[in-house]
Context: one part of a larger RNA
Molecule: small-subunit ribosomal RNA, central domain
Organism: uncultured prokaryote
C1' cells in the first nucleotide's frame, strides 16, 4: 500500500451554503499527457534463482543463463481517461400558467379560560389529601352576578395530515418573503454531484442590557410522610418561562440510518397534481410526499425490504478492547457558564 466496517455491538459531523480537491451525460474531429506494442541505450560486480563444473560430500569456490519488474530516447497504435475545437438534449436550469401548505419576518385583531381589583347578592366555611395539616375566611372568604385590568397560550377543526435543510412551525386578517409540486410549450446547452478548510442557521437551559410578569415554577419557606426524608404528596413562592437586541453553540440535535445517481415483485391506506365524462361515496393516471404489509436479496439476530439496512457507482465524515476520559495540558472561541480540538501514565 491492499484488505474490514459505521440502524441496535466502536463508528454518519445537528443541518445548510460553498472554496480547493475528487468524480462526471451523449457525439464528431484532432492531439498523444496517461495507456499499449516495438527498438536502442542503460540498469557495475558479488548475492538471490536456473543449468553445469571443482575440492571424497557439503558448506565453500567457479562458468553460463535468467532476473534486475526501473529509467531515458526513438518509432508506432488511438479503444478508454485527459486536453483542444465543434455539435446534441435524456442530467441541471430558465421563461409562462396554475396548485397545496402550522415555511420565514413584521403589523393588527378576536373569543374562551386562569388570576387580581371594584361593586351587588349571600353566610360559614373554603381549599387540599391516602388521611391530614400548613394556607385562606365573620375585618365577610368560597359560591354567584356585573364591571375593569393585565399577561400568556390559541380548545374543537387535528389526521402514522401539511410545511421546512435541520432546529422547528398551529386562532383570524393584512403587508413583505423563501422553497416545493404541477401543465403544455419555448429557451440555455453538462452549466452537474460531493465537499477538507471556510461560512451561515441551530431546541431547551443558562448569560448581558432594558422591558414585562396572568398562569406555571428550579431555588427557598412551611405542612405532611418517614427510623431519617436536604425527596415523592400538600400550601406558598423567587429566578425563569414572555418581548427587543446581543452573546452562547450544545441535546436520546434520533430514522440512534451522510449526500447524490441508477437498477431490482407486488398489495393496501393517506396528502398533492393531471385527465375523462355518466357529476358519483365515480373512473383512469402521475410519482415529487407520507404510512402499513410483503417477494427476491441482505442481516449475528432483531429486522430492512423502490422512503433499503437489496444490487452498484461517486464524494465526504467517522471507528479500531473496557476503564482512566470526551478528562489533563496546550491552542482557538466565550462576559461567564463552558464549548471545541484532544492525549498519557496507570489498570483490567
Nucleotide at each position: 500500500c491492499u484488505g474490514g466496517g459505521c440502524g441496535u455491538a466502536a463508528a454518519g459531523c445537528g443541518c445548510g451554503c460553498g472554496u480547493a480537491g475528487g468524480c462526471g451525460g451523449u457525439u464528431u474531429u484532432g492531439u498523444a499527457a496517461g495507456u499499449u506494442g516495438g527498438a536502442u541505450g542503460u540498469g557495475a560486480a558479488a548475492g538471490c534463482c536456473c543449468c553445469g563444473g571443482g575440492c571424497u560430500u557439503a558448506a565453500c569456490c567457479u562458468g553460463g543463463g535468467a532476473a534486475c519488474u526501473g529509467c531515458a530516447u526513438c518509432c508506432a497504435a488511438a479503444a478508454c481517461u485527459g486536453c483542444a475545437a465543434g455539435g446534441c438534449u435524456a442530467g441541471a436550469g430558465u421563461a409562462c400558467g396554475g396548485u397545496a401548505g402550522a415555511g420565514g419576518g413584521g403589523g393588527g385583531u378576536a373569543g374562551a379560560a386562569u388570576u387580581u381589583c371594584c361593586g351587588g347578592u349571600g353566610u360559614a366555611g373554603c381549599g387540599g389529601u391516602g388521611a391530614a395539616a400548613u394556607g385562606c375566611g365573620u375585618a365577610g372568604a368560597g359560591a354567584u352576578c356585573g364591571g375593569a385590568a393585565g399577561g400568556a397560550a390559541u380548545a374543537c377543526c387535528a389526521g402514522u395530515g401539511g410545511c421546512g435543510a435541520a432546529g422547528g412551525c398551529g386562532g383570524c386578517c393584512c403587508c413583505c418573503u423563501g422553497g416545493a409540486c404541477u401543465g403544455a410549450u419555448a429557451c440555455u446547452g453538462a452549466c452537474g454531484c460531493u465537499g477538507a478548510g471556510g461560512u451561515g442557521c441551530g431546541a431547551a437551559a443558562g448569560c448581558g442590557u432594558g422591558g414585562g410578569g396572568a398562569g406555571c415554577a428550579a431555588a427557598c419557606a412551611g405542612g405532611a410522610u418517614u427510623a431519617g426524608a436536604u425527596a415523592c404528596c400538600c400550601u406558598g413562592g423567587u429566578a425563569g418561562u414572555c418581548c427587543a437586541c446581543g452573546a452562547c453553540g450544545u441535546a436520546a440535535a434520533c430514522g440512534a440510518u451522510g449526500a447524490g445517481a441508477a437498477c431490482u415483485a407486488g398489495c393496501c391506506g393517506u396528502g398533492g397534481g393531471g385527465a375523462c365524462c355518466u357529476u358519483g361515496a365515480g373512473u383512469c393516471u402521475u410519482u415529487a410526499g407520507u404510512g402499513g404489509c410483503g417477494c427476491a436479496g441482505c442481516u449475528a439476530a432483531c429486522g430492512c425490504g423502490a422512503u433499503a439496512a437489496g444490487u452498484u457507482c461517486u464524494c465526504c465524515g467517522c471507528c479500531u478492547g473496557g476503564g482512566g476520559a470526551g478528562u489533563a495540558c496546550g491552542g482557538c472561541c466565550g462576559c461567564a457558564a463552558g464549548g471545541u480540538u484532544a492525549a498519557a501514565a496507570c489498570u483490567c